A computed fold for a 526-nucleotide part of an RNA from an uncultured prokaryote, annotated as small-subunit ribosomal RNA, 5' domain. It matches the Rfam family "Bacterial small subunit ribosomal RNA". Model confidence (mean pLDDT): 84 of 100.

Context: one part of a larger RNA
This record gives sequence, structure tokens and C1' cells, in this order.
RNA sequence: UUGAACGCUGGCGGUAUGCUUAACACAUGCAAGUCGAACGGAAACGAUGGUAGCUUGCUACCAGGCGUCAAGUGGCGGACGGGUGAGUAACGCGUAGGAAUCUGCCCAGUAGUGGGGGACAACCAGGGGAAACCCUGGCUAAUACCGCAUACACUCUACGGAAAAUGAGGCCUCUUCUUGAAAGCUCGUGCUAUUGGAUGAGCCUGCGUUAGAUUAGCUAGUUGGUGAGGUAAAGGCUCACCAAGGCGACGAUCUGUAGCUGGUCUGAGAGGAUGAUCAGCCACACUGGAACUGAGACACGGUCCAGACUCCUACGGGAGGCAGCAGUGGGGAAUAUUGCACAAUGGGCGCAAGCCUGAUGCAGCCAUGCCGCGUGUGUGAAGAAGGCUCUAGGGUCGUAAAGCACUUUAAGCAGGGAGGAAGGCUUAACGGUUAAUAUCCGUUAGGAUUGACGUUACCUGCAGAAUAAGCACCGGCUAACUCCGUGCCAGCAGCCGCGGUAAUACGGAGGGUGCAAGCGUUAAUC
Repeated sequence: UUGAACGCUGGCGGUAUGCUUAACACAUGCAAGUCGAACGGAAACGAUGGUAGCUUGCUACCAGGCGUCAAGUGGCGGACGGGUGAGUAACGCGUAGGAAUCUGCCCAGUAGUGGGGGACAACCAGGGGAAACCCUGGCUAAUACCGCAUACACUCUACGGAAAAUGAGGCCUCUUCUUGAAAGCUCGUGCUAUUGGAUGAGCCUGCGUUAGAUUAGCUAGUUGGUGAGGUAAAGGCUCACCAAGGCGACGAUCUGUAGCUGGUCUGAGAGGAUGAUCAGCCACACUGGAACUGAGACACGGUCCAGACUCCUACGGGAGGCAGCAGUGGGGAAUAUUGCACAAUGGGCGCAAGCCUGAUGCAGCCAUGCCGCGUGUGUGAAGAAGGCUCUAGGGUCGUAAAGCACUUUAAGCAGGGAGGAAGGCUUAACGGUUAAUAUCCGUUAGGAUUGACGUUACCUGCAGAAUAAGCACCGGCUAACUCCGUGCCAGCAGCCGCGGUAAUACGGAGGGUGCAAGCGUUAAUC
């Protein structure tokens, strides 16, 4: 000094930490959704209107016209965030450089966004299956999908090739039509191509990075070249052919151990040990393998195959993966709640309102660590009683107690009471946009609001010394001594060593010493 454990003891608060062992197996709940302003629609709920019944305020039905919205198509996100350290001695990490690359969302610039088509879900009908789920036929929409047109810049090449999507709010100034719509206008997102940036990622190299020689030779895509393939990209990355190289006592190969770093602990430093929490990087997600989708994965809560294990089964076949948060069994000396909230910060989706978020913010448990406070203060000699001791006079516990006079921190009870809240919604004014006092955007002012924690922090009042001290040691090292018991016994012990009849060393008592809500022991490290 510790992520500690054990023994005895235990008042309060703040703050931080909390499976180091079985990367053992997991019941249950939650941990990734969101968008109706992309789409066809309407299972549920609500409002409104209508019809019928009629108990006069309820039941049933109808209406996507409205608020909304299950399931479905589609978009974005599930590659972040969270966990663990099994593997890895490696360009994995650290540091310093490099060239042959990609990069959704974001920012800036340029150009465009024309005109068509056919499907598939949902749904309906039929069928199979115990279930998981599946099959057949029919209808249908889109920001889903596919042609066509156009394209300087882009790419390959000297032949040519490749794009796109619309949606919402509002208005009638102009045209058609005159109810109000369509075209149109307006506004703000998108979409396509491309240039640059930013961010993120992939790749290469120098140097550094544990032990063993009772491991001395290792290597055949192995080392290099030519050509081709492949990749976003250099490259034996892969293949064909050719050459025979390449590494190694400056430790190759093999074996053991191990995530690496910033840091942490210790030390005057040099060093030594270590890598919990927090931060950066890497690897993994029941074990092994593989690809798909995508800007990004060879993907913890996606897919497929194999294996082990568990569960369901109508025996034909299926389902699962806590090293997410809680929690259970097991292992262990040993490590917590199946809690609250999205109020704040951050993330995903969305124009937004908002929804989701076991990230996070909080609360609960544990003296596990650190820090702070308290368990009273003053006075009080008849040096009380009592204990221990004694040379029997006394000494000591000891101003300690009692008594007297005070105080009220903390705990308890009662009352008051910040900050964490920024925003969002709504109303009005002004400015911009516009044909427009619609809309939309911005600024200012007003209004009603948003807190899990929370009986918050903090402040005030009330009562009463009232509710709060232990642990280890006392032979030397090492601060602190006497009596009794025991008699090489019982026992102590970190080392030296104590104990065999006067033990300051064993056991008890009185006294003392040291720390103190802790104190000792054990383990580990400097």
C1' cells in the first nucleotide's frame, strides 16, 4: 500500500469502490427501436354523426370523414452504446513515420430531379402441419423494383457504358372551371450525379514490448521475379511459369506464461511490482466454420451449416444461447437490489410533438477504502464506597465517580426551503419570405407548465447528558509491571527464545501502553 478475507467490536454523515474463483450452467422480467409528413390500409381504443332496440343513458350496428394505429410494404438505426479478458509474444499494443485506399449521416460548391411500365406483401379464397411455420390461386399502393430520355465534369476506352422520388402546409394573383377544386404559385425537406472538406476506418514500415538452450536448427507459397486474377486499396493475397532462395547464438523454431497502454503502488531517486475502478486501442460473444445485407459486420440480444448441452413434441419435427441490468444454482476465504426515472447529460428514429434507451441519472445493501464529526464541558478531596497491592503505616485506580453549574453538534421530533430547468407548448408584436394580413422561418415580450432523487441540501424551533467505545499489546527488538494459578504440564512464539515451585514471556486479575469506530491476524507487493 490493497477491488482484500478472517476474529472481536460497532454511533452518524460525505465520497469512491464492490465475482480477483467456473470465458461454469442458467428459471423469470426488462436491455433497440422509430417514422402515418414514403405506402396500401383499419385489428384495437377514443371523439363525432347516423340508424335500431329503448331501462333516457346504456347496448348493438354503420361511417377511415377525424384523433390515432395492430399486423404488413418501405426508410433509417439494430456495426453505436453496454459486457468480458478466453485467445493473442503479434504491426496486437505504444511511439514515430509512410502511400496504393474507402467513408452513411454532417458542411461547402456545381448541375439536374422529365416521361413510362410490370410486380410482390398486407387482404381475400383454398390447402398442409401437433407446433414452428409453409404451399397454391386472385386483387392492390409507394420515397419498393425495372426500362426509356438527358449528362461538360465521372469511369473504362478509342468500341461504348451508367442517374434520380417525391411529400407536407398554405393561397386563389394569373389559366381551366366558377360550390370549390385542378393546373399553377409559394414554402421547407428529400432524391440523383459530381468536386472539395470534416470525421471515422482499412493497409505498410523503423524502434520498443515476458521466461526457458535440460528447445539449435526452421521453412515449400516457403524467398524472389514475370504474367494474370482478386480487393475500396499496395502485396504470394490467390494462381500459372521461372529461379533457389528466406530466417537463425544480435537466439530462429519449439515450449510455458500473458490482453497492451495512459496509469496505479512503492521508492530520495534510479529502479522494482502491477494493469481493479476511469480513459485509449485490441480480441471475443455456447464451441468450430461460412458467407449474406450494408457506407460500415464476416455481426453479443441477425442468417446458414456442424457439434455439445437444455427444453417442447401428436415422434414426423421444432425452440434456445445473461462474458447486457437485476436475479438463481454451482465454485470459493470472498464481492450487492429480480429497485425508481427518462427530470438532467448523451444516443436512435421523427418536420415536430414525441416514442425508445438496465447507456445514464438516482435510490437500496456492505466500516470495503478514504475524509469529517460525535460519544459531553467546567467544577468537584471526606482523596467516599469498592477493586488491586502492601514492609499493614500506606500506595494506586483517582478529579476518575457521586454532587453542583452548564452546553445541545450528531441522532430524534416539528416547521420552512434553494439549486440541478435549459427547453418544449401557446398568445401577441416586429422583421424576412410571398400576389397575400395563409403558411413557414427568426427576434422580443407575456401566459400556463416539465424533478426520478425527495420526508433533498440548507435554515429555524423543541426536549434532555439524554441514544453512542472498543481492540491489540506490556521479556528484548518495541511504548508499557505487579499479584495469584500452573509446575518442561497446560500452553506461548515474527526472530532470539519462555515453562522442570518465588514465570514482568503460559492462564486470570489489577494497573499501564498504543491506536480508535475501529483494532488485530492472514495473504500479497515495494